[in-house]
Context: one part of a larger RNA
């Protein structure tokens, strides 16, 4: 002085980031049992009572080889015995589910409807799936994947099937905007690729003219057909782009400033700038609010947290779905009741192991 495990006076979360760990509850049976609520649930909600042993017992079961009976069967009826046992009466102890096994609840709020799946070795969860919802593509040799290909898968399936994409049970709902970008569809017009098409151009050069003088396969200039060569305009040509529509449960957006009402204050109201439109419903200091410990209740003697409004929403907002919800959750947050050594403060005890000393 550590670890494991046990006790504690008087308090009882005062401990801590958190009631982490520990205590506390624990079985059967009776009695009872709220809010909500999708009527199934909540629920074992919650709270109380009893429980050992004996002896009587009402009353249920069983049930003969004993007995009785007939329709003589593997029959049927009664009984001796076994079982169980309300209820009543008595015993004992400090305690009767005497050990060991063996739920703690209750109240709100988030989030996710649920069961479930995940980071094998630091994350189980609000994340992933889910059933349900829209949307898109596919007419079978499907779309679609996979492979160079032959082929397989999709399927021995046939738009109540398959594939892709987003949302997440249920309820009540999902507003405006198609200018940008993406998707589809349109084809007149404008552009736009090899290709074709070959106007005119360049290079060589047969050849031809002039000129010199060193008179020859001669030099040096010009002009140059054909061929071969190198380029090349005009025309002509697709999709696609440009344009023209639709389309937001496709990506995705969803304003500003000035004045006004007979205390103030505020603006139903007007004006005006912009925009494709200008945030609707519903909710809001929110798992979002910076100021912010907003502000007002409520809870506490005292609350940055929490719960109920308020809207001034730095920067909610409707399937990148919006608000609720009853169930449910080893989830997250706040009380509370029961509990205790988590703490006021420690203490002692068994066991093992450090360290001493031998």
């Nucleotide at each position: 002085u550590c670890g494991u495990g046990g006790u504690u006076a008087a308090g009882g979360a005062a401990c801590u980031c958190g009631g982490c760990a520990a205590a506390a509850u624990g079985c059967c049976c009776c009695c009872g049992u709220a809010a909500c609520u999708u009527c199934g649930g909540g629920a074992g909600a919650a709270g109380g009572g009893g429980g050992g042993c004996c002896u009587g017992a009402a009353u249920c079961u069983u049930g003969a080889a004993g007995c009785c009976u007939u329709u003589u069967a593997c029959a049927g009826g009664c009984u001796a015995g076994g079982g169980a046992g309300a209820c009543a009466g008595g015993c004992c102890g400090c305690a009767g589910a005497g050990a060991c096994c063996a739920g703690a609840g209750a109240g709100a709020a988030g989030c996710g409807a649920c069961u479930g799946u995940u980071u094998a070795c630091u994350a189980a969860a609000a994340a992933c799936a889910c059933a349900g919802g829209u949307c898109c593509g596919u007419g079978c040799u499907a779309a679609c994947a996979c492979g160079u290909a032959a082929g397989u898968g999709g399927a021995u399936g046939u738009a109540u099937a398959c594939g892709g994409a987003c949302u997440g049970a249920c309820g009540c709902c999902u507003g405006c905007c198609c200018g940008g970008u993406g998707c589809u569809g349109g084809a007149a017009g404008g552009u736009u690729a090899a290709g074709a098409g070959g106007a005119c151009u360049g290079g060589u050069c047969a050849a031809u003219c002039a000129a010199c003088c060193u008179u020859g396969u001669g030099u040096u200039g010009g002009u140059g057909a054909a061929g071969c060569u190198a380029g090349a305009a005009a025309u002509u040509u697709a999709a696609g782009c440009c344009c023209c529509a639709g389309u937001a449960a496709a990506c995705g957006g969803c304003g500003g400033u000035g004045g006004u009402a007979a205390c103030u204050a505020u603006a139903a109201c007007c004006a005006u700038c912009c925009u494709a439109a200008g945030g609707u419903a519903g909710c809001g200091a929110a798992a979002u609010u910076c100021c912010u410990u907003g502000u007002c209740g409520g809870g506490u003697a005292a609350g940055u947290u929490c719960c109920g409004a308020c809207c001034u929403g730095c920067a909610c907002g409707a399937a990148u779905g919006g608000c609720g919800u009853a169930a449910c959750g080893a989830c997250u947050u706040c009380u509370c009741u029961a509990c205790u050594g988590u703490c006021u403060c420690a203490a002692c005890c068994a066991c093992g192991a450090a360290c001493u000393c031998g």
This is a predicted structure of a 358-nucleotide part of an RNA (large-subunit ribosomal RNA, domain IV) from a metagenome. The coordinates come from a structure-prediction model, not an experiment, and the mean pLDDT is 87. Its Rfam family is "Bacterial large subunit ribosomal RNA". RNAcentral holds the full RNA, with entries from SILVA.